[in-house]
RNA sequence: GGCUCCAUCGUCUAGAGGCCUAGGACACCAGGUUCUCAUCCUGGUAACCCCGGUUCAAAUCCGGGUGGAGUCA
Numbered sequence: 001g002g003c004u005c006c007a008u009c010g011u012c013u014a015g016a017g018g019c020c021u022a023g024g025a026c027a028c029c030a031g032g033u034u035c036u037c038a039u040c041c042u043g044g045u046a047a048c049c050c051c052g053g054u055u056c057a058a059a060u061c062c063g064g065g066u067g068g069a070g071u072c073a
Base pairs, nucleotide, nucleotide: 001072002071003070004069005068006067007066010026011025012024013023018056028044029043030042031041032040049065050064051063052062053061
């Protein structure tokens, strides 16, 4: 350098055009339970890598960029 794949809460992930002001688990915060801690229960905070395009509507489709992984030299 060519090709292929990937990028979503702090972490791991669901999502396949509208049912998503993006859901779940763990973590964190608050409360309850407990003599205390742990466990358990309830609630809460928190994310679509960037720019453009298509569309009535984009996390989702298309192009470019950035970063990462693999592969061929």